[in-house]
Context: one part of a larger RNA
């Protein structure tokens, strides 16, 4: 100078405290450890790894293992030499790629050259290995208020000084005082969404208008205005009001300074170096990435009456759709199947649960729970056995609010419901999103945890 202190003053943050909901026990999904495998392919590992890379493991993916095959090679470019040739079709083998035979069989200025195939060389190739050899792009401390220069002063120097004090802010925000003056990076603000209202346009949207809405532009908030406080009357900040749709940064989002952590990533990509080259490259068939005494981690379902079942009954949004969405009819208990109108879509389709009225059931492992199994069935796709998913009948475990300990959240949040959607042929309890009900608590800053500033 910094760091650290179970020193010390000040001040933040769902840090804690008040409070809602949960996890930590069960079942069951997913990662992961650890065993186990012929292989269970790799990477992430305290916060900041473990529903993370993975926006989907049946083949493929695909790096693993088994076995069969190839050698100029699945793919690029170049040299030399040959070549009536390649691709397609048919027939032998074969899991199958792969091999053998037959057929057909390009364009031409007929010099040969262009294209294909074959030999042969240079070479390709490589999810082989190092993120201690980079690039680039991420995580974090952290949306944390801080981190620097340039000129000057002061110190032998390292460095100080400015950035410290004094008030204040979410902020190095801003005012004041200062041997300091000024300035980049960062804060803020400019950028979107979103809450009010004005204008213009209105199809396909409401239904017929000074316009719900849908799209483009504008306007509104600035401590403007009043009272009061604190400081020195400026200046600045705080409090409380009125007017407003909205108030003291309205709300929410994009943005991440200087650096940290040899943090992550050579398996997205690129790459330096090293290693493989009839194989650590290439192609194909099956397995395997789904294994199971266990252990933990995110999670869905439940243990039930604020609930189960039936019946009725009303009102989303964001999106998405022509090898898709699928109205209505018919068949089926259903899953689905068959027919078929509309739509390339503000025009047609995909569309809520929870709620609210009724009936039932009456504290029981139950009409709560739904796991496991048995049996038949439906779709996708060459192909559901390893190893999808749905669906009816039958079966009906475990669990009666979960020790220690520990997670989210402060407002349209959180708990509770459901719906879209990306990836996808099929497939969601997960991601990212959408809207519907709609709460309770903050007295405080001693105490955890993380920060900042001074000393």
């Nucleotide at each position: 100078u910094g760091a650290c202190g179970g020193g010390g003053g000040c001040c933040c943050g769902c840090a804690c405290a008040a409070g809602c909901a949960g996890c930590g026990g069960a079942g069951c999904g997913u990662g992961u450890g650890g065993u186990u495998u012929a292989a269970u392919u790799c990477g992430a590992c305290g916060c900041a790894a473990c529903a993370c890379g993975a926006a989907a493991c049946a083949c493929c993916u695909c790096a693993c293992c088994u076995a069969g095959g190839u050698u100029u090679g699945a793919c690029a470019u170049g040299c030399u030499a040959g070549u009536g040739c390649a691709a397609g079709c048919c027939g032998c083998u074969g899991a199958a790629a792969g091999g053998c035979g037959g057929u057909c069989g390009c364009c031409u200025u007929c010099g040969a050259g262009g294209g294909u195939c074959u030999a042969g060389c240079a070479c390709a190739g490589g999810u082989g290995c190092u993120g201690c050899a980079u690039g680039g792009c991420u995580g974090u401390c952290g949306u944390c208020a801080g981190c620097u220069c340039g000129u000057g002063u002061c110190g032998u120097g390292a460095g100080a000084u400015g950035u410290u004090g004094g008030g204040u802010u979410a902020a190095g925000u801003c005012c004041c005082g200062c041997a300091a003056c000024g300035a980049g990076c960062g804060c803020a603000a400019c950028c979107c969404c979103u809450g009010c209202c004005c204008c213009g346009u209105g199809u396909u949207a409401c239904c017929u208008g000074u316009g719900u809405c849908a799209u483009g532009g504008g306007g509104g908030a600035c401590u403007g205005c009043c009272g009061g406080u604190g400081u020195u009357u400026u200046g600045c900040a705080c409090c409380g009001g009125a007017g407003g749709a909205a108030g003291g940064c309205g709300g929410g989002g994009a943005u991440g300074a200087c650096g940290u952590c040899a943090a992550g990533u050579c398996c997205g990509c690129a790459u330096g170096g090293c290693c493989c080259u009839u194989a650590c490259g290439c192609c194909u068939a099956g397995g395997g990435c789904g294994a199971c005494a266990c252990a933990c981690a995110c999670g869905c379902u439940a243990c039930a009456a604020u609930g189960g079942a039936c019946g009725g009954u009303g009102g989303a949004a964001u999106g998405c759709g022509u090898u898709g969405c699928c109205a209505c009819c018919c068949c089926g208990c259903g899953a689905g199947g068959g027919g078929g109108c509309g739509c390339u879509a503000a025009u047609c389709g995909c569309g809520a649960a929870g709620g609210c009225c009724g009936u039932u059931c009456g504290u029981a492992g139950u009409g709560c729970g739904g796991a496991u199994u048995g049996g038949g069935g439906g779709c996708u796709g060459c192909a559901a056995c390893u190893c999808g998913c749905c669906c009816c009948c039958a079966u009906g475990a475990a669990g009666a609010c979960g020790g220690a300990g520990u997670u989210g959240c402060u407002a349209g949040u959180a708990a509770c419901c459901g719906c879209g959607u990306g990836g996808c042929a099929g497939c969601a309890u997960a991601g990212c999103g959408c809207g519907g009900u709609g709460a309770a608590u903050a007295c405080g800053u001693a105490c955890c945890c993380g920060g900042g500033c001074c000393u």
The part of an RNA shown here (small-subunit ribosomal RNA, 3' major domain) has 455 nucleotides and comes from an uncultured Chloroflexota bacterium.
It matches the Rfam family "Bacterial small subunit ribosomal RNA". Rfam links the family to the GO terms ribosome and structural constituent of ribosome.
The RNAcentral record of the full RNA draws on ENA and SILVA.